[in-house]
RNA sequence: AACGUUCUUUGAGGCGGAGUGGAAGUCUCCACCGGCAGUACAGUCUGCAAAUCCCUUGCGGGACCGAACGGGUGCAAUUCCCGUACCGACGGUCAUAGUCCGGAUGAGAAAAGAUUUUU
Numbered sequence: 001a002a003c004g005u006u007c008u009u010u011g012a013g014g015c016g017g018a019g020u021g022g023a024a025g026u027c028u029c030c031a032c033c034g035g036c037a038g039u040a041c042a043g044u045c046u047g048c049a050a051a052u053c054c055c056u057u058g059c060g061g062g063a064c065c066g067a068a069c070g071g072g073u074g075c076a077a078u079u080c081c082c083g084u085a086c087c088g089a090c091g092g093u094c095a096u097a098g099u100c101c102g103g104a105u106g107a108g109a110a111a112a113g114a115u116u117u118u119u
Base pairs, nucleotide, nucleotide: 001119002118004116006114007113008112009111010110016030017029018028019027031099032098033088034087035048036047037046038045043086044085052063053062054061055060068084069083070082071081072080090102091101092100
């Protein structure tokens, strides 16, 4: 230093204003937010996790999984810059939720550190 072992810690943000209404952080207009890895810096590329559904005593396995274009710079960017768009699990609710409450003091992609083995 590399690969592996074991352990510890970390590991998701956002409704402010106006309108309608008996009632809305749920509707309408404006506003606001963006997990992990890869790659020229990414919510929209590629892959992964979570959520949801199915199978299983269990470990675990399977299914499903949203959305972007145009221009510019450059060796290189669907990632930067400019412009205009678009997307967002399940259950709850006096009224339809990316932003409220709940499962969740959960789970987890992964990151950092420690440890020890081999080369």